This is a predicted structure of a 73-nucleotide RNA (transfer RNA) from an uncultured Bacillota bacterium.
The prediction has a mean pLDDT of 82.
[in-house]
RNA sequence: GCCGACUUAGCUCAGUUGGUAGAGCAACGCCCUCGUAACGCGUAGGUCAUAGGUUCAAGUCCUAUAGUCGGCA
Numbered sequence: 001g002c003c004g005a006c007u008u009a010g011c012u013c014a015g016u017u018g019g020u021a022g023a024g025c026a027a028c029g030c031c032c033u034c035g036u037a038a039c040g041c042g043u044a045g046g047u048c049a050u051a052g053g054u055u056c057a058a059g060u061c062c063u064a065u066a067g068u069c070g071g072c073a
Base pairs, nucleotide, nucleotide: 001072002071003070004069005068006067007066010025011024012023013022019056027043028042029041030040049065050064051063052062053061
């Protein structure tokens, strides 16, 4: 230099044919206990990497940029 994959909650990851953004773990509260942990119930937490485009509508499609990883040279 060229090519490809990935970027979504604090962490690990789903998200189907474009149609209200989710799970597990973690955090917090409640319940239980003599007390703690575990179990059970609940709550909060998101500019979907950044910018632009297409569309009635974009996490999803298109373009550029940034970062991470891999391959070729």
Rfam family: tRNA. Rfam links the family to the GO term triplet codon-amino acid adaptor activity. Rfam classes the family as a transfer RNA.